[in-house]
């Protein structure tokens, strides 16, 4: 230089917002006044029937534990 693992900042997992020694997944390019800052990528944007048109159906979390907002029932 070039191809592979692994890792770390940092980011992401269908409807807010926090948490966490949790699980999955990206984690690469280029610019500048380089330790910081811009851009452009990647992950990532729910299911079913049909696959053209329509029709159905779960959930504020990937997960634990709350807050908020929606709905239902019950009592005061």
């Nucleotide at each position: 230089c070039c191809c592979g693992g692994c890792c770390a900042a940092g980011g992401c997992a269908a409807u807010g917002g926090a948490u966490u020694u949790c699980u999955g997944c990206c984690g690469g390019g280029c610019c500048c006044u380089u330790c910081g800052g811009g851009c452009c990528g990647a992950a990532c944007c729910g299911c079913c029937c049909a696959c053209c048109a329509g029709g159905g159906c779960u959930g504020a979390u990937g997960a634990u534990u709350c807050c908020u907002g929606c709905u239902u029932c019950u009592g005061a």